Molecule: Glycine riboswitch aptamer
RNA sequence: UGAUAUUUCCCAAGAGAGAGUCAUGGAUAUGGCCGCCGAAGAGGCAAACCUGCAUUAACGGGAAGAGUUAUGACGGGUGAAACUUUCAGGCAAAAGGACUGGGGAACGUAC
Numbered sequence: 001u002g003a004u005a006u007u008u009c010c011c012a013a014g015a016g017a018g019a020g021u022c023a024u025g026g027a028u029a030u031g032g033c034c035g036c037c038g039a040a041g042a043g044g045c046a047a048a049c050c051u052g053c054a055u056u057a058a059c060g061g062g063a064a065g066a067g068u069u070a071u072g073a074c075g076g077g078u079g080a081a082a083c084u085u086u087c088a089g090g091c092a093a094a095a096g097g098a099c100u101g102g103g104g105a106a107c108g109u110a111c
Base pairs, nucleotide, nucleotide: 006106007105008104009103010102011101012100018034020033021032022031023030024029035091036090037089041087042085043084044083048078049077050076051075052074053072054071056070057069058068059067
């Protein structure tokens, strides 16, 4: 000097679902009730892997046991998503918004 990765900022793009109803209130707010959405965030898990235990078989050995390997409708752990839950959030506009693209910054690894 400086990729990649990570974090962050700006710009572009960006779906879904009641401007539901009642009450309070200055209010676009708050609360109750009913109906919904899935793309902030959060939770859940499949294969697979690790491990415990057990059975049987093989190896082992004179025998028994230990040990090793294989096996399993068993237990535990790790385990992704746009799947799933709907806790949180959201259901006119605005705001927010996963993912994607462009630009900048931080960090300072490889080279």